[in-house]
Context: one part of a larger RNA
Molecule: large-subunit ribosomal RNA, domain VI
Organism: Clostridia bacterium
RNA sequence: CGUAGGAAAUUUGAGGAGAGCUGACCUUAGUACGAGAGGACCGGGUUGGACGUACCAAUUGUGCAUCUGUUGUUCUGCCAAGGGCAUAGCAGGGUAGCGAAGUGCGGAGCAGAUAAACGCUGAAAGCAUCUAAGCGUGAAACUGACCUCAAGAUAAGAUAUCCCAUAUCAUAAGGUAGUAAGACCCCUUGAAGACGACGAGGUAGAUAGGUCGGAGGUGUAAGUGCAGUAAUGUAUUGAGCUGACCGAUACUAAUAGGUCGAGGG
Numbered sequence: 001c002g003u004a005g006g007a008a009a010u011u012u013g014a015g016g017a018g019a020g021c022u023g024a025c026c027u028u029a030g031u032a033c034g035a036g037a038g039g040a041c042c043g044g045g046u047u048g049g050a051c052g053u054a055c056c057a058a059u060u061g062u063g064c065a066u067c068u069g070u071u072g073u074u075c076u077g078c079c080a081a082g083g084g085c086a087u088a089g090c091a092g093g094g095u096a097g098c099g100a101a102g103u104g105c106g107g108a109g110c111a112g113a114u115a116a117a118c119g120c121u122g123a124a125a126g127c128a129u130c131u132a133a134g135c136g137u138g139a140a141a142c143u144g145a146c147c148u149c150a151a152g153a154u155a156a157g158a159u160a161u162c163c164c165a166u167a168u169c170a171u172a173a174g175g176u177a178g179u180a181a182g183a184c185c186c187c188u189u190g191a192a193g194a195c196g197a198c199g200a201g202g203u204a205g206a207u208a209g210g211u212c213g214g215a216g217g218u219g220u221a222a223g224u225g226c227a228g229u230a231a232u233g234u235a236u237u238g239a240g241c242u243g244a245c246c247g248a249u250a251c252u253a254a255u256a257g258g259u260c261g262a263g264g265g
Stems, first nucleotide, its partner, number of pairs: 001152001005163003009159003015149002018146001021049007033038001051106005059100004066093005071086006110144003117137004164264001166177004182260004186202005207253003210249005216242003223236005
């Protein structure tokens, strides 16, 4: 820009893309077959590999604004307690998130029309012949079916809903202006994201932060008392601290404002 008014939802599916793999074991059955040795088709079940996809309850990894221990040095006047630096100083754990080595799920089944092949009926050619007319069976291939994108599918689809038939200039369908439904700018932001985009919200509000409560993590803070000459131990105490997690709560910030947007053969 188009989709013969303007919106905002839910969709149909022309067409495209993806997937399509396979082993072993048990059973049928030591059956059919075979002198024996050996040893099935068909059918039923179980369990794997690789690949794909989703997820984080458990396992495991990471987890640089989390907790603890600890060395050296420097600073906070000193003790004590702490801050900085030293690869995150080193070391031990670890929430959310993100991952796999972890956990689910998938290939299927089914239908249609076929290939090679195998047939039925059957003439030309009194026979024979799957073929010439006609009718079947038949494959991981083809078309559906499964997952996904999809009406710029210009043949531009469908359904229900919302907004309305102002002003003005020209006078047959056009221009301009302010509006409606609605949308955007702007702002708070997100398991969305390079930026746009997408999603949640903007005081008629739980969108983010803070605060409060909880979960999870770490592992018994500081101060004080007591015991000990002291290092230290012990009581207060599963204490104190705690990023992302789950809730609650308008305390802070989403204020205020602006722009676009129909008049219909």